[in-house]
Small-subunit ribosomal RNA, 3' major domain from an uncultured bacterium, 476 nucleotides, folded computationally. The RNAcentral record of the full RNA draws on Greengenes. Its Rfam family is "Bacterial small subunit ribosomal RNA".

Context: one part of a larger RNA
RNA sequence: UGACGGGGGCCCGCACAAGCGGUGGAGCAUGUGGUUUAAUUCGAAGCAACGCGCAGAACCUUACCAGGAUUUGACAUGGGGAGUACCGGUCCAGAGAUGGACUUUCCCGCAAGGGGCUCCCGCACAGGUGCUGCAUGGCUGUCGUCAGCUCGUGUCGUGAGAUGUUGGGUUAAGUCCCGCAACGAGCGCAACCCUCGCCUUCAGUUGCCAGCAUGUUUGGGUGGGCACUCUGAAGGAACUGCCGGUGACAAGCCGGAGGAAGGUGGGGAUGACGUCAAGUCCUCAUGGCCCUUAUGUCCUGGGCUACACACGUGCUACAAUGGCGGUGACAGCGGGAAGCCAGGCAGCGAUGCCGAGCUGAUCCUGAAAAGCCGUCUCAGUUCGGAUUGCACUCUGCAACUCGAGUGCAUGAAGGUGGAAUCGCUAGUAAUCGCGGAUCAGCAUGCCGCGGUGAAUACGUUCCCGGGCCUUGUACA
Numbered sequence: 001u002g003a004c005g006g007g008g009g010c011c012c013g014c015a016c017a018a019g020c021g022g023u024g025g026a027g028c029a030u031g032u033g034g035u036u037u038a039a040u041u042c043g044a045a046g047c048a049a050c051g052c053g054c055a056g057a058a059c060c061u062u063a064c065c066a067g068g069a070u071u072u073g074a075c076a077u078g079g080g081g082a083g084u085a086c087c088g089g090u091c092c093a094g095a096g097a098u099g100g101a102c103u104u105u106c107c108c109g110c111a112a113g114g115g116g117c118u119c120c121c122g123c124a125c126a127g128g129u130g131c132u133g134c135a136u137g138g139c140u141g142u143c144g145u146c147a148g149c150u151c152g153u154g155u156c157g158u159g160a161g162a163u164g165u166u167g168g169g170u171u172a173a174g175u176c177c178c179g180c181a182a183c184g185a186g187c188g189c190a191a192c193c194c195u196c197g198c199c200u201u202c203a204g205u206u207g208c209c210a211g212c213a214u215g216u217u218u219g220g221g222u223g224g225g226c227a228c229u230c231u232g233a234a235g236g237a238a239c240u241g242c243c244g245g246u247g248a249c250a251a252g253c254c255g256g257a258g259g260a261a262g263g264u265g266g267g268g269a270u271g272a273c274g275u276c277a278a279g280u281c282c283u284c285a286u287g288g289c290c291c292u293u294a295u296g297u298c299c300u301g302g303g304c305u306a307c308a309c310a311c312g313u314g315c316u317a318c319a320a321u322g323g324c325g326g327u328g329a330c331a332g333c334g335g336g337a338a339g340c341c342a343g344g345c346a347g348c349g350a351u352g353c354c355g356a357g358c359u360g361a362u363c364c365u366g367a368a369a370a371g372c373c374g375u376c377u378c379a380g381u382u383c384g385g386a387u388u389g390c391a392c393u394c395u396g397c398a399a400c401u402c403g404a405g406u407g408c409a410u411g412a413a414g415g416u417g418g419a420a421u422c423g424c425u426a427g428u429a430a431u432c433g434c435g436g437a438u439c440a441g442c443a444u445g446c447c448g449c450g451g452u453g454a455a456u457a458c459g460u461u462c463c464c465g466g467g468c469c470u471u472g473u474a475c476a
Base pairs, nucleotide, nucleotide: 001476002475003473004472005471007470008469009468010467011466012465013464015460016459019424020423021422022421023420026316027315028314029313030312031311032310033309034307035306042053043052064302065301066300067299068298069297070296073125077124078123079121080120081119082118083117084116088103089102090101091100092099093098106115107114108113127291128290130289131288132287136285137284138280139279140278141276143274148187149186150185151184152183153182154163155162156161167178168177169176193268194267195266196265198236199235200234201233202232203231204230207226208225209224212223213222214221239262242256243255244254245253246252318417322376323375324374325373326372327371334365335364336363339358340357343354344353345352346351383414388409389408390407391406392405393404394403430452431451432450433449434448435447436446
């Protein structure tokens, strides 16, 4: 000087408390451990691994296993030789890779020649998701959006170092004020950026319809208009600016007015010096090491989907604030041409057939919970839907291992979950549906969107994490 303390002081955070809803019990989904296996590819490991890499494992992916092939190679550059096609199509053998047969038959140039492509030869080399993240770059997590981390000059100290950065107030903040052997400065904080909330101007189609006209297909439909809504560009608006109180005449704090918004208005992006030899050599790049008829490459089939069990994360429930039947409104973010699909017909349905519009503010993409009416009357039930049988639908070369969906039948556990433990302070929690990426198909996951919409916070003694000052130390 740090670090640490079941030392002290001050302060903060859904840290506790006050509340609401969960997890831990059940069934299922998913990840992991373990076990099994020819293989169940590899990585991730307290917080900060475990719905994580994977924003989509039937083949492919795929790195694993078995078998079948191949060796200048699936891919690149250079040399020599040969050919004129290559590509594509048909047939045969084969599980396929592959091998064989047939067919088609280049460009520029008068020519020489050149170019392209294919095949053969050999050598340099290719190739490696092989090892080392403790050799690395890059990227990322975490403490933590915590308020800290430093420097120049000066001063003090033999020196390590101190001072500044401590102190008195204050703040979300090393934020600001005052004081002070310090005076300044940098990286952080804040602001500048995006978005939501109010207003104005500009613009007016595909959006809108106040007034006018028109028609009756009652739909802004048509004429017309751009006022309103909206869209999207530029501006304005909030600064403790004003008033009162308080404070040290300061910074600020408390209350009020006006205002769409008030003291950082809500949300996001933004992550200082550093820590964990944290994570990643399997995104990529890369040193070293290793393989080179194999640890490379191609293919078929299998595996990553196994199952006594253990854990994490979720979904669905256990019902009456509910289930079922009928009726029935109101969104927003988005997506759409090998696509989204109106409408009609067939089917109980998944879906199929026909088919309009839409490269889209134009067309398409059904919101649900809520509300209203009826029924069930507390029961393992008209709760719950696992499991299983049968019959189908769709995608795809192909759904046996191993897809999703539909109908009929079946109807398991489960009656609110021990010790323990998690999230959340407002348009939040809870609850309800909708969209998107990936994607042929497959979502309870992920990323977004809107609808309905709470309760509680006395307080900081305690648990956890953190900041500043101080004290002790046999630790560095």